The prediction has a mean pLDDT of 83. A computed fold for a 350-nucleotide part of an RNA from an uncultured bacterium, annotated as small-subunit ribosomal RNA, central domain.
Context: one part of a larger RNA
RNA sequence: UUGGGCGUAAAGCGAGCGCAGGCGGUUUGAUAAGUCUGAAGUUAAAGGCUGUGGCUCAACCAUAGUUCGCUUUGGAAACUGUCAAACUUGAGUGCAGAAGGGGAGAGUGGAAUUCCAUGUGUAGCGGUGAAAUGCGUAGAUAUAUGGAGGAACCCCGGUGGCGAAAGCGGCUCUCUGGUCUGUAACUGACGCUGAGGCUCGAAAGCCUGGGGAGCAAACAGGAUUAGAUACCCUGGUAGUCCCCCCCCUAAACGAUGUGGACUAGGAGGUGGUAUGCUUUUCAGGAUUGACUGCCGCAGCUAACGCAUUAAGUACUCCGCCUGGGGAGUACGACCGCAAGGUUGAAACUC
Numbered sequence: 001u002u003g004g005g006c007g008u009a010a011a012g013c014g015a016g017c018g019c020a021g022g023c024g025g026u027u028u029g030a031u032a033a034g035u036c037u038g039a040a041g042u043u044a045a046a047g048g049c050u051g052u053g054g055c056u057c058a059a060c061c062a063u064a065g066u067u068c069g070c071u072u073u074g075g076a077a078a079c080u081g082u083c084a085a086a087c088u089u090g091a092g093u094g095c096a097g098a099a100g101g102g103g104a105g106a107g108u109g110g111a112a113u114u115c116c117a118u119g120u121g122u123a124g125c126g127g128u129g130a131a132a133u134g135c136g137u138a139g140a141u142a143u144a145u146g147g148a149g150g151a152a153c154c155c156c157g158g159u160g161g162c163g164a165a166a167g168c169g170g171c172u173c174u175c176u177g178g179u180c181u182g183u184a185a186c187u188g189a190c191g192c193u194g195a196g197g198c199u200c201g202a203a204a205g206c207c208u209g210g211g212g213a214g215c216a217a218a219c220a221g222g223a224u225u226a227g228a229u230a231c232c233c234u235g236g237u238a239g240u241c242c243c244c245c246c247c248c249u250a251a252a253c254g255a256u257g258u259g260g261a262c263u264a265g266g267a268g269g270u271g272g273u274a275u276g277c278u279u280u281u282c283a284g285g286a287u288u289g290a291c292u293g294c295c296g297c298a299g300c301u302a303a304c305g306c307a308u309u310a311a312g313u314a315c316u317c318c319g320c321c322u323g324g325g326g327a328g329u330a331c332g333a334c335c336g337c338a339a340g341g342u343u344g345a346a347a348c349u350c
């Protein structure tokens, strides 16, 4: 490589956009490149394969046929391709509606913690399994009023919503992306996937300058303990927040790539919808498509389980796996300010 696989055994790139490439709806006509078929030429001999025959058999030998393919030429036209014409169901646009923590910027609100000032007030507070370090007669804790500042948004809140993923939650305004339903006016296959490429990408970390309430790596102290470089406690700096530039990794998980199609049901949730069907006029139910969970048949699975949101039935395209360790290491290359990232072996060993 062939083959077999990728939820949990090794294996789905963290996610999207997209050039090349691969694959691609319905109808008609043409063509004849692929495809099928006839003929001719060539394919040295030996060899291989099949049949027959000869050495008693076999090996061996003889003989007839055949062998993949290439070239030329005639034909077929279903499928694929190409060309032309058309279609509307895929895809997109329009129109009428709907919901939403989707994104960016600006503004703004209350509760709470901390700190400051002042008043009241007096001996404790705090903390723990128990304590101590710590704070407090220089008046703490508590309580009241006023002020400062930063960060996060109680209830609502929900296997609820939105987003490609990462993720998104007080309120208001501005700008802005996507989705769903209905309609069927328009375009007429414009589609799917996607090596490279480009973009986004939690937290931590980095750079510049701010900011700093709470929390809190490091660090210090107190405990615990045989020890305790921990778990517990008292403090506490980076950081956490904002701006600019980077970093590019996560159990980035549904451990399940994308797209469309097909295949029993049952009772839920979210936001729509037709009929004007009930009307408790609040709405509710039946219909229908979108999303989101649960249970479950067939089928699948090593089992667990999955089961119209498939891990079922088949297809398209991409990615990835091939015993454990060595090792996601070494070397090289590329990227990065660095930390490091991406790519990624071998010896040896079991």
Base pairs, nucleotide, nucleotide: 004321005320006319007304008303012318014200015199016198017197021193022192023191025087026086027085028084029083030082031081033080034079035076036075037074038073039072040071041070042069048066049065050064051063052062053061054060090190091187092186093185094183095182096181097180098179102176103175104174105173106172107171108170109153114148115147116146117145118144119143120142124135125134161168162167205246209242210241214240215239219235220234221233222232257317259315261313262312265295266294268292269291270290272288277284278283299306300305323350324349325348332343333342334341335340

Record summary:
It matches the Rfam family "Bacterial small subunit ribosomal RNA". Rfam links the family to the GO terms structural constituent of ribosome and ribosome. RNAcentral holds the full RNA, with entries from ENA.